[in-house]
Background
The RNA shown here (FMN riboswitch aptamer (RFN element)) has 128 nucleotides. Of the family's consensus pairs, 100% are formed in the model. Its mean pLDDT, the model's own confidence on a scale to 100, is 80.

RNA sequence: AAAAAUAUUCGGGGAUUGGUGAAAUUCCAUACCGGCGGUAAAAAUCCGCGACCCUGUGCCACACGGCGCAGGCUGAGCAGGUGCAAUUCCUGCAUCGACAGUUACAGUCUGGAUGGGAGAAGAUAAAA
Repeated sequence: AAAAAUAUUCGGGGAUUGGUGAAAUUCCAUACCGGCGGUAAAAAUCCGCGACCCUGUGCCACACGGCGCAGGCUGAGCAGGUGCAAUUCCUGCAUCGACAGUUACAGUCUGGAUGGGAGAAGAUAAAA
């Protein structure tokens, strides 16, 4: 020095303009957005992770439920170009987006959520 430890802080963006209608930021046209780590080189679409939901189990509570662990579920990209190297850059054309709610179907509104979280950052003391 690295690793490990401790606590702290941080840690998700987006509906514009019109159409139809009794009613839609939910439909139609158009517009807009893209968490975290990885990668020969920068990724919403590759690989993996997180969020939502489900199951089992331990503890607490014994009404709802809370926390931990294990598991399940988990969307979507091709072509050309450059290059040592790119499904990551450039060009073109595409595609995807939990659950609950709603006068009418939601990636963008409202809500669980002043939550959780992959992870990121610097800090601290001691030992070898």